[in-house]
RNA sequence: GGGCGCGUAGCAUAGCUGGAUAGUGCUCCGGCCUUCUAAGCCGGGGGUCCCGGGUUCGAAUCCCGGCGCGCCCG
Numbered sequence: 001g002g003g004c005g006c007g008u009a010g011c012a013u014a015g016c017u018g019g020a021u022a023g024u025g026c027u028c029c030g031g032c033c034u035u036c037u038a039a040g041c042c043g044g045g046g047g048u049c050c051c052g053g054g055u056u057c058g059a060a061u062c063c064c065g066g067c068g069c070g071c072c073c074g
């Protein structure tokens, strides 16, 4: 330098046949329970869906460019 894949909350991950309030587990905060802790139960917080642009009535999802990471080739 070229090719392919990936990028979604603090961490991991689903959604990618375009239409849901972007979901789940862990974590965090509060409460219940308990003599206390743990476990369990209930409620809540936290997301520029990597960035910019385009297409579209509508984009996490499609297209283009950029950035980062991984693998392969040279």
Stems, first nucleotide, its partner, number of pairs: 001073007010026004019057001028044005050066005

The RNA shown here (transfer RNA) has 74 nucleotides and comes from a Thermoplasmatota archaeon. The RNAcentral record of the sequence draws on ENA and MGnify. Its Rfam family is "tRNA". The family's RNA type in Rfam is transfer RNA. Rfam links the family to the GO term triplet codon-amino acid adaptor activity. Taxonomically the source falls in Thermoplasmatota (Archaea, Methanobacteriati).